[in-house]
Background:
Small-subunit ribosomal RNA, 5' domain from a metagenome, 537 nucleotides, folded computationally.
Context: one part of a larger RNA
RNA sequence: GAACGAACGCUGGCGGCGUGCUUAAUACAUGCAAGUCGAACGAGAAAGUCCGGCUUCGGUUGGACAAGUGAAGUGGCGAACGGGUGAGUAACACGUGGAUAAUCUGCCCUUAAAUCUGGGAUAAUCCCCCGAAAGGAGGUCUAAUACCGGAUGAUACCCUUUAGUGGCAUCACUUUUGGGUCAAAGGCGGGGUAACCUGCCGUUUAAGGAUGAGUCCGCGUCCCAUUAGCUUGUUGGUGAGGUAACGGCCCACCAAGGCUGCGAUGGGUAGCCGGCCUGAGAGGGUGAUCGGCCACACUGGGACUGAGAUACGGCCCAGACUCCUACGGGAGGCAGCAGUAGGGAAUAUUGCGCAAUGGACGAAAGUCUGACGCAGCAACGCCGCGUGGGUGAUGACGCUUCUUGGAGUGUAAAACCCUGUCAGUGGGAAAGAACCGUACGGGGAGUAACUGCCCCGUGCCUGACGGUACCCGCAGAGGAAGUCCCGGCUACUCCGUGCCAGCAGCCGCGGUAAUACGGGGGGGACAAGCGUUGUUC
Numbered sequence: 001g002a003a004c005g006a007a008c009g010c011u012g013g014c015g016g017c018g019u020g021c022u023u024a025a026u027a028c029a030u031g032c033a034a035g036u037c038g039a040a041c042g043a044g045a046a047a048g049u050c051c052g053g054c055u056u057c058g059g060u061u062g063g064a065c066a067a068g069u070g071a072a073g074u075g076g077c078g079a080a081c082g083g084g085u086g087a088g089u090a091a092c093a094c095g096u097g098g099a100u101a102a103u104c105u106g107c108c109c110u111u112a113a114a115u116c117u118g119g120g121a122u123a124a125u126c127c128c129c130c131g132a133a134a135g136g137a138g139g140u141c142u143a144a145u146a147c148c149g150g151a152u153g154a155u156a157c158c159c160u161u162u163a164g165u166g167g168c169a170u171c172a173c174u175u176u177u178g179g180g181u182c183a184a185a186g187g188c189g190g191g192g193u194a195a196c197c198u199g200c201c202g203u204u205u206a207a208g209g210a211u212g213a214g215u216c217c218g219c220g221u222c223c224c225a226u227u228a229g230c231u232u233g234u235u236g237g238u239g240a241g242g243u244a245a246c247g248g249c250c251c252a253c254c255a256a257g258g259c260u261g262c263g264a265u266g267g268g269u270a271g272c273c274g275g276c277c278u279g280a281g282a283g284g285g286u287g288a289u290c291g292g293c294c295a296c297a298c299u300g301g302g303a304c305u306g307a308g309a310u311a312c313g314g315c316c317c318a319g320a321c322u323c324c325u326a327c328g329g330g331a332g333g334c335a336g337c338a339g340u341a342g343g344g345a346a347u348a349u350u351g352c353g354c355a356a357u358g359g360a361c362g363a364a365a366g367u368c369u370g371a372c373g374c375a376g377c378a379a380c381g382c383c384g385c386g387u388g389g390g391u392g393a394u395g396a397c398g399c400u401u402c403u404u405g406g407a408g409u410g411u412a413a414a415a416c417c418c419u420g421u422c423a424g425u426g427g428g429a430a431a432g433a434a435c436c437g438u439a440c441g442g443g444g445a446g447u448a449a450c451u452g453c454c455c456c457g458u459g460c461c462u463g464a465c466g467g468u469a470c471c472c473g474c475a476g477a478g479g480a481a482g483u484c485c486c487g488g489c490u491a492c493u494c495c496g497u498g499c500c501a502g503c504a505g506c507c508g509c510g511g512u513a514a515u516a517c518g519g520g521g522g523g524g525a526c527a528a529g530c531g532u533u534g535u536u537c
Stems, first nucleotide, its partner, number of pairs: 001537004006533005013385006019378002021343001026341003030338003035077003040074002048065007084296003093221008103213002108209008116150004126139002129136002156181004163174004186201006222268003229259003234256006241249001271293004275286004298319005321332004349375001351374003357371001358369004388418004398409004422479001424474005432465001437460008482526005487507002492521005502509002
C1' cells in the first nucleotide's frame, strides 16, 4: 500500500447491488418447511332431486337416485430431490487423467411385441375387549392398477451345439442346433339397438439411448523423526460363498509373506476443489457468499423398504438429556425457515407470496413447495448522488494573535439574484405474463364415422413485490458533515501544565517559554464516513 463474512470509538442524508453466528456439531418453547392422485379402490357424511310417514306447516323422519363432493382407509408415485452444517475424515475424501472384457439405472426417449384366463384374502366400516394415554387384541363384511395361480412368449435368462471375426488375455462380438424357464391391470371417453368397432392414459416383456450412480487404477494434496520400525485376514494361492459388480469382501485349507529413510507406523491439525486475497511475477495466505464433490443429521450400532438410502423432518436396539403419566407405561430430536436461551468483540423478521423460475403428484383443472421470488433489519461492503450555485469589502460582528498601528479566520457570513437533485407532498403509471384453462375460427394425423389428440390465430383470465420503479406538478436554501491528524510523513501558533497529568506505530516527547501532553485559534487529509484494533500478502 492492498484486502476483510470483521469488531470497537465518534459521527451519520438518500438510493442501487451484494453480504450478514467465523464462538457452543450447545440446549431448544411455538408455528411452518412433503405431499399428491376420486381418470386405481370400497365405504362414509353433508347438500340436492324424487317417494312415503308425522306435523304447531316452520320443519322432522325413513327409503331410492345419477352426477358431483370427499384423501380417514386400501393402492400408486414422491418422500434418496430440494434445504442445512463442517463435527469427523490426511483418505482413492478431493483434483486431474484413465479403466469397467467386473457393473446397476425408477421416471424420460426410440424400436418390436403383448395386455388372455382364474382365485383367495384384507383394511376402512360395524360389533366387542384391554389401556390414563400412546396404542393394541378378537369377531363380522367388502373392493381394487393390492396379493396369488394358470396360459402364451422372444433377440431375454439357463443348459447344449455349429462356424467365423477380433483381442496380450480370463474372453468379446456375430452366427447356428436342440431343450428348459420367466410377464401383465386396468381406468376414462366416442360411435352402435346389440354384437362389436375405436381414441387417450396406463400395465408387461425385450433391445438400444439418455441421465444418474457403483467400483478400480496412475499422478498430485499440511506439520512433527524430540514418532523407526509396522502388519496375522496380515501378503499371496486354491476352492466355496456373497454382491448389481471385481476383490480377504467373508470362510476353509496351503504357503510366509506384505509395507518402510523416495518416511511406513504413530501423533497433531484440517472437509477437498473451481475460486478468493495479495504480489511485477514466482510465490505466499485462504476455502464466507456462488458452483462441483465428500461427510454428517442428539451419541453409538443395525437392518428393512426401494430403481436408488449417511434414509435430517422413516424403523429397531442401546445411551445421555428433556417432557407427559392414573407410576403400569409412553413421547421427543431446528447442523430446514423464522424465533428463544446460552456462549461471544460480534452477525437480522416468530414478515408477504406461490405472480415468476424450478420441483412432487395429477389426464387436467389444480394442490403442495420457509426451494425460490420479494419485502423488513444492519454504513457490514462496493458503487452512485446530495448537503446548494452566482454576485458579494464599510474586508462587518465575534474569536485568535499582537508593541501603538495591524494580521488571520475571510467571499467565508450577512445581503441580493438564481436553481430544484435527494428527502417531503399531490397526481399519473409500467415491464416482469409466458403458459395453463376457456370461447370462437382454421389446419393436421387418425378413424367406417364421431369424441378426444396435435398445431396455428384471436378474445377473455392470472402480480407477492406494489400504486413499487419511472414520469409530471407543488413549495422552499429550506431537512442533510463529520472524523482523524499538524516533532521526524501534507499541515503552526497562543494559553494551561511542569518527568505531574498525559502521549506514543518507531525514534521518542513532558523536570517553567512543550509546533510531540490538555484546551483555543488556524491549517492539512479523507469524507457519509473517519479513525483504532485484529488477521493475510
Background
The prediction has a mean pLDDT of 81.